[in-house]
Context: one part of a larger RNA
RNA sequence: UCGUGGAGUUCUUGAGGGGGUCCGACCUCAGUACGAGAGGACCAGGUUAGAGGUACCGCUGGUGUGCCGGUUGUGUCGUCAGAUGCAGCGCCGGGUAGCUAAGUGCCUACGGGAUAACCGCUGAAAGCAUCUAAGUGGGAAGCCCUACCCAAGAUUAGGAACUCAUCCCCGCCGCAAGGCGUGGUGUCAACCCGGGGAAGACAACCCCGUAUAAGAGGCUGGCAGUGUAAGCGCGGUAACGCGUUUAGCUUACCAGUACUAAUCGGUUGAUUGAAG
Numbered sequence: 001u002c003g004u005g006g007a008g009u010u011c012u013u014g015a016g017g018g019g020g021u022c023c024g025a026c027c028u029c030a031g032u033a034c035g036a037g038a039g040g041a042c043c044a045g046g047u048u049a050g051a052g053g054u055a056c057c058g059c060u061g062g063u064g065u066g067c068c069g070g071u072u073g074u075g076u077c078g079u080c081a082g083a084u085g086c087a088g089c090g091c092c093g094g095g096u097a098g099c100u101a102a103g104u105g106c107c108u109a110c111g112g113g114a115u116a117a118c119c120g121c122u123g124a125a126a127g128c129a130u131c132u133a134a135g136u137g138g139g140a141a142g143c144c145c146u147a148c149c150c151a152a153g154a155u156u157a158g159g160a161a162c163u164c165a166u167c168c169c170c171g172c173c174g175c176a177a178g179g180c181g182u183g184g185u186g187u188c189a190a191c192c193c194g195g196g197g198a199a200g201a202c203a204a205c206c207c208c209g210u211a212u213a214a215g216a217g218g219c220u221g222g223c224a225g226u227g228u229a230a231g232c233g234c235g236g237u238a239a240c241g242c243g244u245u246u247a248g249c250u251u252a253c254c255a256g257u258a259c260u261a262a263u264c265g266g267u268u269g270a271u272u273g274a275a276g
Base pairs, nucleotide, nucleotide: 002153006164007163008162009161010160011159012158016150017149018148022050024048025047026046027045028044034039051108052107053106054105055104056103060101061100062099063098067094068093069092070091071090072087073086074085075084076083077082111145112144113143118138119137120136121135168184169183170181171180172179173178187270188269189268190267191266192265193209194208195207196206197205216260217259218257219256220255221254222253224250225249226248231244232243233242234241235240
């Protein structure tokens, strides 16, 4: 963009497709069956690992170059004090959100069907025998279902519920009903546009767009992190210590609050004519 013969919202069926479907140990049965003994099960039930997959960040940690602190050299703010630039974030100690694994949940289940090798039943050809020739059972981690994910472009384009619209004016044709129109207006919807997002390469997807706004920024409060700011006072010759002070500062987190900007606007679409 077109189709699914109006537009939209929320669900849904599942044709078809995809991923996955791995495996050990221990306990009971049972020191039983078996075996002279040594040794030592099937079947059945239970527990728990490994590997793989998936999701998540409450826990343990990692990272966290826009958070806090310590500290070295040097420069600047005239000096002190206090700040700040540069040196791999200068180096070092911590660390929120997010992202993460080494962390934490869950899954790889039960069962059914048709079969392979193989094991059978009945049974002739071939008076016997024979699982096979007619007929008929059993039997795999494998195949098809069952469980999970995608899924109606599945052109056989499915189904359910709900909402809205199909209106008015003008022009032409017509006696009229009505028909036609790159025509106009309003209504509704979508898109553009704007503010954003655990969404994202770009598209897409999702939320919000104003006095009926809390989506974003700011501000305020909180959580959380650092670890007790500056200034002043006291003590000490001083380095420094103590008090004010569990202070000061604080990014992505959680709330509140219109202070800021989401202003104003533009484009497109709405079958048929009463069936649904």